[in-house]
Molecule: Bacterial RNase P class A
Organism: Candidatus Acetothermia bacterium
RNA sequence: AGAGAGGGCUAGAGGGCCGCACGGGAAGGAAAAUUCCGUGAGGAAAGUCCGGACUCUAUAGGGCAGACCACUGAGGAAAUCUCAGCAGGGGAGACUCUGGGAAAGUGCAACAGAGAGUAGACCGCCUAAGGUGUAUAACCGGUAAGGGUGAAACGGUGGUGUAAGAGACCACCAGCGGUCCGGGUGACCGGGCCGGCUCGGUAAACCCUGGUCAGAGCAAGGUCAAAUAAGAGGGCGCGUUGAGGGUUGCCCGCCCAAGCCUUCGGGUAGACCGCACAGAUAGAUGGCCCCCCACGACAGAAUCCGGCUUAUUGCCCUCUCUUUGC
Numbered sequence: 001a002g003a004g005a006g007g008g009c010u011a012g013a014g015g016g017c018c019g020c021a022c023g024g025g026a027a028g029g030a031a032a033a034u035u036c037c038g039u040g041a042g043g044a045a046a047g048u049c050c051g052g053a054c055u056c057u058a059u060a061g062g063g064c065a066g067a068c069c070a071c072u073g074a075g076g077a078a079a080u081c082u083c084a085g086c087a088g089g090g091g092a093g094a095c096u097c098u099g100g101g102a103a104a105g106u107g108c109a110a111c112a113g114a115g116a117g118u119a120g121a122c123c124g125c126c127u128a129a130g131g132u133g134u135a136u137a138a139c140c141g142g143u144a145a146g147g148g149u150g151a152a153a154c155g156g157u158g159g160u161g162u163a164a165g166a167g168a169c170c171a172c173c174a175g176c177g178g179u180c181c182g183g184g185u186g187a188c189c190g191g192g193c194c195g196g197c198u199c200g201g202u203a204a205a206c207c208c209u210g211g212u213c214a215g216a217g218c219a220a221g222g223u224c225a226a227a228u229a230a231g232a233g234g235g236c237g238c239g240u241u242g243a244g245g246g247u248u249g250c251c252c253g254c255c256c257a258a259g260c261c262u263u264c265g266g267g268u269a270g271a272c273c274g275c276a277c278a279g280a281u282a283g284a285u286g287g288c289c290c291c292c293c294a295c296g297a298c299a300g301a302a303u304c305c306g307g308c309u310u311a312u313u314g315c316c317c318u319c320u321c322u323u324u325g326c
Stems, first nucleotide, its partner, number of pairs: 001322009012292001014290005020040007042298001046309002049307005054217004061252004066213005071085005086099005100208002105206002107202002122147002124143003130140003155173006174198002176195008221273004231264006244256003
C1' cells in the first nucleotide's frame, strides 16, 4: 500500500424568520379569532418471523388431525433468541456454515455404464479340476484384482494363496460392533482387548422418535347516546328424548338454553375511555437563510415490551493474508 474477516459508535450540529400537532397560562368571550411558554419519530420505527404483557371467549377436559422445534451447557419471563463449547463441512488464514434417526418402512437420483444397494460382466485374465472337442485352437465354465463409464461402483496398502483371482487367509490402517480403563457437568475425547463385521447418498422427500402448543387480537375490550316500519315470508324446535350457541378443524364429554336460524325490505352508526414524558385518527416536525464539518444514506411512531431478519451514510478498533521499503 492492497485484499479480506469480526466487532463498536454515529445517523448532521448551532442560530434566525415563518408555518404544523398536543399540553399549559393570560386577556377576551357562547364559541372562535389573538398572544406567551413547554414538548414533539428510529436503529432499524421496516418485515409481521418468534416470544410475552394486557383484553375477551362463564366452567373442563380427553382423543384424532395439524403446526412448530430438535448436539451439550449456561443466560433468560419466554423465544425457533443470545453466549460458550462439542462434532462434521468450507476457506491459504482470520473466521464461517450445519446439527435427532437411513440397520423400522416407502420413495427419489437425468445421462453414461455390464451394473447405482446386499448390484454387476462391456473390454479383459484363466482354461487348473469336470465336460464338449478337430485334443496345439476353441467352447461350456471360473473370476471381479486390472481397464473403461460415471458426481458416486459394495473398505485401503502390502503379502500368502490360486489355473487366474478374491477378506478366501494374514499384517498394518480406516470405519463399525462389543467390552473395560482414564479425562470432562455434558455433547464428546483418548487408550487397551475381542470380532473379517465392511449392506453408499438423500428426511426444509413421505416417514419414525422425543418435546411444545386453546383461540382471537387495541379494528382486543368497555361506557353512554341514537335508531330499530304496530314490516313481509320460510325452516327447525318449545314431551328436557334439547332447535340453537359455547374462538384453528373434527369427534366424544361438559355447560347455557325456550326460542333460534335464514331470505327480501327499511332505519341508526355519534361521543368518551382504553391512550401516554409524541399520542395523531385520511393521520402532526415543513419551507427559507447564515454558519460548522464525519458533506448527511436507509428511511416516519399508531397498545406496549424482549429478540431475529432485511435496507443503509460515515468513522473507529482488533485480527488474517499478499507486496514493498527501512